Overview:
Predicted 3D model of a 73-nucleotide RNA (transfer RNA) from a Candidatus Anderseniibacteriota bacterium. The sequence is in RNAcentral, with records from ENA.
C1' cells in the first nucleotide's frame, strides 16, 4: 500500500430507516441494618467518532476523512 470488521452513557454492549435512543455494570440519593457487604427503591448521565450525501424521515443506507484492531504482500 490492498482487503475485512468496529467506533452508540465513565466501563462492557444492544439497537440497524419512524417511538422521548436502551439494558448491565460503576458513580448519585434514599431504604433496609447497631455498622459494612449484599438487597430494594429513584433519579441522574448520550453532538450515536467527524463532514457531505440519499431520503418526507438517518444512530441505522451512501462516499471521505479520523481512530482502533485484524488479514495479506
Nucleotide at each position: 500500500g490492498c482487503c475485512c470488521c468496529c467506533g452508540u452513557a465513565g466501563c462492557u454492549c444492544a439497537g440497524c430507516g419512524g417511538a422521548u435512543a436502551g439494558a448491565g455494570c460503576a458513580g448519585a440519593g434514599g431504604g433496609u441494618u447497631u455498622c459494612u457487604a449484599a438487597c430494594c427503591c429513584u433519579a441522574a448521565g448520550g453532538u450515536c467518532g467527524c463532514a457531505c450525501g440519499u431520503u418526507c424521515g438517518a444512530u441505522u443506507c451512501g462516499u471521505g476523512c479520523c481512530g482502533g484492531g485484524g488479514g495479506u504482500a

Rfam family: tRNA. By type it is a transfer RNA.